[in-house]
This is a predicted structure of a 73-nucleotide RNA (transfer RNA) from a Candidatus Woesearchaeota archaeon. The sequence was found in a public genome assembly. The coordinates come from a structure-prediction model, not an experiment, and the mean pLDDT is 83. Rfam family: tRNA. From the family's description: Transfer RNA (tRNA) molecules are approximately 80 nucleotides in length. Rfam classes the family as a transfer RNA.
RNA sequence: GCCUCUGUAGCAUAGCCGGUAAUGCGUCUGCCUCGUAAGCAGAAGAUCGCGAGUUCAAAUCUCGCCAGAGGCU
Numbered sequence: 001g002c003c004u005c006u007g008u009a010g011c012a013u014a015g016c017c018g019g020u021a022a023u024g025c026g027u028c029u030g031c032c033u034c035g036u037a038a039g040c041a042g043a044a045g046a047u048c049g050c051g052a053g054u055u056c057a058a059a060u061c062u063c064g065c066c067a068g069a070g071g072c073u
Base pairs, nucleotide, nucleotide: 001072002071003070004069005068006067007066010025011024012023013022019056027043028042029041030040031039049065050064051063052062053061
């Protein structure tokens, strides 16, 4: 220098033939308990790495950039 893959909530992942983001753990509140843990119910939390484009509509498609992993020279 070139090629491929990955980047989504505090952590780990799903969603990717375009239709407005889900699950587990964790956190908080309540119930339960003599108390704690466990269990049950509920809630908060993500401008989907950044920017631009296409589109009525983009996490998803296109381009550029950044970061990480792997490969070639």